[in-house]
This is a predicted complex of two RNAs, RNase P RNA and transfer RNA, with 415 nucleotides together. Rfam match: Bacterial RNase P class A. Rfam classes the family as a ribozyme. Rfam links the family to the GO terms tRNA processing, ribonuclease P activity and dimeric ribonuclease P complex. About the family: Ribonuclease P (RNase P) is a ubiquitous endoribonuclease, found in archaea, bacteria and eukarya as well as chloroplasts and mitochondria.
C1' cells in the first nucleotide's frame, strides 16, 4: 500500500424567526402570556418471551402445541455466553432445526435384475444333444440410480467373498480425562442403506384472552321481540373431572363523551468487586413524549463529507427486516521497503 | 393498536399419504359454419405456483423468513 474479518458508535451541526403537543405558573368570560420538556436504532414485522389486567383461588388428567448437542445466564425465551461435534475459508473468522433410524410403522418416483430384497450382463463348477441350454455358486467387474449389505491393498479361492491379515471408517466392551456434550488409549467380533423440517419414541416446557384488557362516572334509548336455562345456561378455550352458580345467545334500539389504566423503568452511564464470558452485586451521577383524527414542521444565514431507512400509542427483553454515508478499536492474509 | 386468514393462466377457482407432464370454466388467437354478425364446432397460445432460503434424490405441497391483500373488535340497557 492492497484485500478482508470481528466488535462498537454516529444518523448533519450552530444561530435567528414563525408554528405544533404535554406539564407548571399567571390570568380567567373567551382569546392568551411566561418557563420547561417533546420519537428510533430500528418506534416496523407482530416472529418469540415476560410484566400488567380480567377470567374459580388459575386446579387435575387426556388430547394438542412448542423446544431439541452440553453447561451456564436471565423475570422469561425459539434469545445471549462459553464449550463439544460437523462443514466452509490460506487465515483472522463464519455457518449448522445438531436427541433417537439396536422400539415399531410408512416412504424411497423414473431408471435398474434387485431399494432391504435381489443374479440382468459377466466369472466359475457340474450336467446334457457343447458357437447353445439347464442346475448351482459368486457380487470382485459392467450397467442403473441420490443411494446397491464397509473402503484400499496383499493373501486366498474353481470363481469369489472380512474367508484371513494390515491400515482407515463404523459398532460394542473396558480403562483414563472432563460437571457434561465429548475426547484419548486398549481389546473384540468383523459390518448393520437413507429419510424423524414423515408418523412416532424420549427428555423438558406450555391454562385462555388481550390496554378496543380492565375500572369509575355521565348522556341517551324500545328494561321491545325470539330462543336456551337449577334435568345446570354460562365462566370453559377439543373432551372429561373438579370449582363457581343465573343468567346467556340472536334480532332490534341508544351513545360514540369524560376520567383512569399511562409511563421512573427487569432505565442509562461511570467506578469497584465476582465470573473466560453472557451476566450478577455494591456505590455515585444522570434521565421526566404520553396524544385520542393523533403533536417534531417551515423559512433564512454560515460550515461540512451535502445528510439514508423511517414517526411512539400499555410497557419491557430479544429476533428478523429496511438503511445514504462516516468514525473508532482489535485482528488476518498478500506485496514492497528498512 | 390487537387478533386471524389468503396469495396457482388476463379473471374466477380445483390440485394429498411430496413423484417425472400443474388442470377446469371464462376470456384471447386461428380456421370452419353464415350473405355478414352473434351462437355453435375444431385447434392453439398463455404459469418464475407472490418472493427468497432450507429439509429431501426430488417441493405448488413440508419448515422458516419477507412482501402484498382481505376479515374481525368499543361502550350502555
Nucleotide at each position: 500500500g492492497g484485500a478482508g474479518c470481528a466488535g462498537g458508535c454516529c444518523a448533519g451541526g450552530c444561530g435567528g424567526c414563525c408554528g405544533c403537543g404535554g406539564g407548571c405558573g399567571c390570568a380567567a368570560g373567551a382569546c392568551g402570556c411566561g418557563c420547561u420538556c417533546g420519537a428510533g436504532g430500528a418506534a416496523a414485522g407482530u416472529c418469540c418471551g415476560g410484566g400488567c389486567u380480567c377470567c374459580a383461588c388459575a386446579g387435575g388428567g387426556c388430547a394438542g402445541g412448542g423446544u431439541g448437542c452440553u453447561g451456564g445466564g436471565u423475570a422469561a425465551u425459539c434469545c445471549c455466553c462459553a464449550g463439544u461435534g460437523g462443514g466452509g475459508g490460506c487465515g483472522a473468522c463464519c455457518c449448522c432445526g445438531a436427541g433417537g433410524a439396536g422400539a415399531g410403522u410408512g416412504c424411497c418416483a423414473c431408471a435398474g435384475a434387485a431399494a432391504u430384497a435381489u443374479a440382468c450382463c459377466g466369472c466359475c463348477u457340474c450336467c446334457g444333444a457343447u458357437a447353445c441350454g439347464g442346475a448351482g455358486g459368486u457380487c470382485a467387474g459392467g450397467g442403473u440410480g441420490c443411494a446397491a449389505c464397509g473402503g484400499u491393498g496383499c493373501g486366498g479361492u474353481a470363481a469369489g467373498a472380512g474367508c484371513g491379515c494390515a491400515c482407515c471408517a463404523g459398532c460394542g466392551g473396558c480403562c483414563g480425562g472432563g460437571u457434561g456434550a465429548c475426547c484419548g488409549g486398549c481389546c473384540g467380533g468383523c459390518u448393520c442403506g437413507g429419510u424423524a423440517c414423515a408418523c412416532c419414541c424420549c427428555a423438558c416446557c406450555c391454562g385462555g384472552a388481550g390496554c378496543a384488557a380492565g375500572g369509575u362516572c355521565a348522556c341517551g334509548u324500545a328494561g321491545g321481540g325470539g330462543g336456551a336455562g337449577a334435568u345446570g345456561a354460562g365462566g370453559c378455550g377439543g373432551c372429561c373431572c373438579g370449582c363457581c352458580g343465573a343468567u346467556c345467545c340472536c334480532c332490534g334500539g341508544g351513545u360514540a363523551g369524560a376520567c383512569u389504566g399511562c409511563u421512573a423503568g427487569a432505565g442509562g452511564c461511570g467506578c469497584c468487586g465476582g465470573g473466560c464470558a453472557a451476566c450478577c452485586g455494591g456505590c455515585g451521577c444522570c434521565c421526566g413524549a404520553g396524544a385520542g383524527a393523533g403533536a417534531u414542521g417551515g423559512c433564512c444565514g454560515c460550515c461540512c463529507u451535502c445528510g439514508a431507512c423511517a414517526g411512539a400509542a400499555c410497557c419491557c427483553g430479544g429476533c428478523u427486516u429496511a438503511c445514504a454515508g462516516g468514525c473508532c478499536u482489535g485482528c488476518u492474509c498478500c506485496c514492497g521497503c528498512u | 393498536g390487537g387478533g386471524c386468514g389468503g396469495c396457482u393462466a388476463g379473471c374466477u377457482c380445483a390440485g394429498u399419504u411430496g413423484g417425472u407432464u400443474a388442470g377446469a370454466g371464462u376470456g384471447c388467437c386461428u380456421g370452419c359454419u353464415c350473405g355478414a354478425c352473434a351462437u355453435g364446432c375444431a385447434g392453439g397460445a398463455g404459469g418464475u405456483c407472490a418472493c427468497a432460503g432450507g429439509u429431501u434424490c426430488g417441493a405448488u405441497u413440508c419448515c422458516c423468513g419477507u412482501g402484498c391483500c382481505g376479515c374481525c373488535c368499543a361502550c350502555c340497557a